[in-house]
RNA sequence: GAAGCGGACCAGACCGCCGCUGGUGCAAGGCCCGAAAGGGCGCACUGGAGGAAGGUCCGGACUGCACAGGGCAGCGUAGCAGCCAACGGCUGUCCACCGCGAGGUGAGGAUCAGAGCAACAGAGACGAGUCGCCGCAUCGGUCGCAAGGCGGGCGUGGCGGGUGAAACGGGCAAUCUCUACGCGCAGCAAUACCAAAUAGGCACACGUUGAUUCGGCCCGAGGAGUGUGCGGGUAGGUAGCACCGAGCCGGGCAGCGAUGCCCGGCCCAGAGGAAUGGCGGUCACGUUCAACGGUUCGCAAGAAUCGGGGGACGCACAGAAUCCGGCCUAUCGGUCCGCUUCACAC
Numbered sequence: 001g002a003a004g005c006g007g008a009c010c011a012g013a014c015c016g017c018c019g020c021u022g023g024u025g026c027a028a029g030g031c032c033c034g035a036a037a038g039g040g041c042g043c044a045c046u047g048g049a050g051g052a053a054g055g056u057c058c059g060g061a062c063u064g065c066a067c068a069g070g071g072c073a074g075c076g077u078a079g080c081a082g083c084c085a086a087c088g089g090c091u092g093u094c095c096a097c098c099g100c101g102a103g104g105u106g107a108g109g110a111u112c113a114g115a116g117c118a119a120c121a122g123a124g125a126c127g128a129g130u131c132g133c134c135g136c137a138u139c140g141g142u143c144g145c146a147a148g149g150c151g152g153g154c155g156u157g158g159c160g161g162g163u164g165a166a167a168c169g170g171g172c173a174a175u176c177u178c179u180a181c182g183c184g185c186a187g188c189a190a191u192a193c194c195a196a197a198u199a200g201g202c203a204c205a206c207g208u209u210g211a212u213u214c215g216g217c218c219c220g221a222g223g224a225g226u227g228u229g230c231g232g233g234u235a236g237g238u239a240g241c242a243c244c245g246a247g248c249c250g251g252g253c254a255g256c257g258a259u260g261c262c263c264g265g266c267c268c269a270g271a272g273g274a275a276u277g278g279c280g281g282u283c284a285c286g287u288u289c290a291a292c293g294g295u296u297c298g299c300a301a302g303a304a305u306c307g308g309g310g311g312a313c314g315c316a317c318a319g320a321a322u323c324c325g326g327c328c329u330a331u332c333g334g335u336c337c338g339c340u341u342c343a344c345a346c
């Protein structure tokens, strides 16, 4: 220098103006929406997307229901050892395969428990015995006057080539199965609480000896319900839910490592049709354009390369929705670290 392997990280920065949204403090008085429950409106300070927030694939927290114990069924996992709240995740290691190598990949338990399967080729492919040749014994057929010849069936013994990944000996469990281990079911639209209107329900009281009603009283009219209370559910609202947490940052110790322990510091988005944005400026990065200047080559035309400045365009994938740990997938461009192979120079 070229080609690679493994890992970590960034995901434009700053300023100004205008907005959206959460929290805390002040004010506790008013106003608005609502029957209520409850929600909103002011000022100041302050927080406000990601490495994948994505797919919803796996595992947990949490919640409701179910549940003495055991078994069957179903689903999942599979070398060995470990980590973890748990896992199908992660770490180490053995083995197999790929790579010159750094490394990468692995659905890596069991086929003397049972079943099933195997393209093409081949006589025969998981059932067993099969194809060709030879010998012996035997049966019947045919030719021949006869000796004998020819071909066939069955039995038995021996030999042999070829096909194919594999030919009574193996393979596949990524076919069923067996073994061991794990799993109750549903999911925040879980669930808990507050709670209308309307229509049912229950209880009590009044009422055909005429109630309620006809604006307060009387007369009169009318003719079967009326009043109060309770209870369940729905709309709606609040909590769950933004939280000291399997939390984040830094350091130390133990361990090959995943990881664990200790010390110090920090508090770090949160709506409920769903906020996290828009505009302007400066700088940075990338691509590109035209011109300028320098160097080298060249007679020249021009080519290569370097420099500073300018213009234009671009800046990926993507957007939290109960939370967390993983896996997988998407991702312009860039930075750093360790290592391998090859070439060259000293």
Stems, first nucleotide, its partner, number of pairs: 001342010012283007020048007030041004050317001054328002057326005062187004074183005079093005094108001095106004109178002114176002116172002131160006138153002141150003191239004201230006213221002247266008285314005292307006
Notes
A computed fold for a 346-nucleotide RNA from Rhizobacter sp. OV335, annotated as Bacterial RNase P class A. The model forms 88% of the base pairs in the Rfam consensus. Taxonomically the source falls in Rhizobacter (Bacteria, Pseudomonadati, Pseudomonadota, Betaproteobacteria). The sequence is in RNAcentral, with records from ENA. Its Rfam family is "Bacterial RNase P class A". Rfam links the family to the GO terms tRNA processing, ribonuclease P activity and dimeric ribonuclease P complex. The family's RNA type in Rfam is ribozyme. From the family's description: Ribonuclease P (RNase P) is a ubiquitous endoribonuclease, found in archaea, bacteria and eukarya as well as chloroplasts and mitochondria. Model confidence (mean pLDDT): 77 of 100.